[in-house]
Molecule: glmS glucosamine-6-phosphate activated ribozyme aptamer
Organism: Bacillota bacterium
Parts: sequence; structure tokens; C1' cells
RNA sequence: AAACGAAUAAAAGCGCUGGCGCUUGCCUGAACGUAUUCGGCAAGCGGACGAGGAAGAGGUUAAUCGAAAAGUCGGCGGAUGCCUCUCGGCUACUGCGGCCGUUAGCAGUCGACAAAACCGCGGGGUGACCUGCGGGACAAAACGCCUGUGGCAGAAAA
Repeated sequence: AAACGAAUAAAAGCGCUGGCGCUUGCCUGAACGUAUUCGGCAAGCGGACGAGGAAGAGGUUAAUCGAAAAGUCGGCGGAUGCCUCUCGGCUACUGCGGCCGUUAGCAGUCGACAAAACCGCGGGGUGACCUGCGGGACAAAACGCCUGUGGCAGAAAA
């Protein structure tokens, strides 16, 4: 010096859970004619569906993507995110800058991939609920193809 170049729309995904919701049992408790509801106690259940994500050290936090649904509520811890430095890759080489992380730049078109949900048949539990098998689907990002595009200086060679 150039390339480049702001921020917002953000909180789950691993584990736990004193809030909260729900179940069962018990109770000279409250309402009530009962049913039942509320309350207390005890024991339980629930509390995120997959895809994707790790160079090393330190720091730090509300750490990518969609599916479904409307408690996937709230809280705590963890974490592959992010930041700094080191190492490494690309930008032909070297230095610096930039972007990245070993599948190692950015953008665009196209392409591909899931589980739960749903349906069916079971197993366990008084129950909340947990769980197996089968059926048939449906994403986005990462990714793949193609296309386009992507610094400055120096040295070397022609």
C1' cells in the first nucleotide's frame, strides 16, 4: 500500500436438576351431599429429534444447521464455537496481509445425506411414563460437481 473490511436477528442437542409440570400412595387437613378438586408428606415420571463439529496452549461464552412441536419451560455443570499466541494449509516462491485447520480461500447454480414426529405390532410399569421391532417419508449446514472470483512487496527465471 492493496486485497480486505461493522453490527443485529442469539440461549436446547452431553450430563444433572432443589424450580416447574405430571403420576401413585398416605393424611384427626380445607371446600363439598357425593364424585372430585385443593393442600401437606412420601416415592416416582418428564425435562430437545437428528445432521455437523477437536492441530497445540491459555482465555472466554447467551458455540453451527435444520426437523418437529408448542414445556424443545426454568436452572446448573460440561462442550469440538469464539479470541490471543504458536504450528500448519491456500493465495506459484519468500516476507507481510487475508482466509482457513490437515477434506485447511470466498461467492453462486445444481446435487446428495437424518432422526424424532406419523402409521402398525409388541414388551415393562398401578400410573405418570419408559422401551423394542416393522412401515413409509421429509431437511439445512458441513460436503460433492461445475462456474466465477481471490492482495502488496521482493527475489529468481524467461